[in-house]
RNA sequence: UUUCGUCUUGGAGAUGGCUUACCUCCCGGACGUCUUAUUCCGAACCGCCCAUCAGGGCUGAUGAUGCCUACCGAUAA
Numbered sequence: 001u002u003u004c005g006u007c008u009u010g011g012a013g014a015u016g017g018c019u020u021a022c023c024u025c026c027c028g029g030a031c032g033u034c035u036u037a038u039u040c041c042g043a044a045c046c047g048c049c050c051a052u053c054a055g056g057g058c059u060g061a062u063g064a065u066g067c068c069u070a071c072c073g074a075u076a077a
Stems, first nucleotide, its partner, number of pairs: 004032005010026004016068003020064001022063001047058004
């Protein structure tokens, strides 16, 4: 320096909020393991389909459980 495993602070998971002894991912830390390089690193995340100048179509307030709020639809009073 590299690989993998376990644990863990913090962060993220296409529209708001809460919840969970939950799930996935990312930076870092610890331990073990692999490797013995001269490189690596501004991460996770920021929806899909057709098309690719442009334009057209579609699902969902969750990553998931249970709810609240907003919005939409139907029915009844």
Record summary:
This is a predicted structure of a 77-nucleotide RNA (Fluoride riboswitch aptamer (crcB RNA motif)) from a Gammaproteobacteria bacterium. Model confidence (mean pLDDT): 75 of 100. NCBI's taxonomy places the organism under Bacteria, Pseudomonadati, Pseudomonadota, Gammaproteobacteria.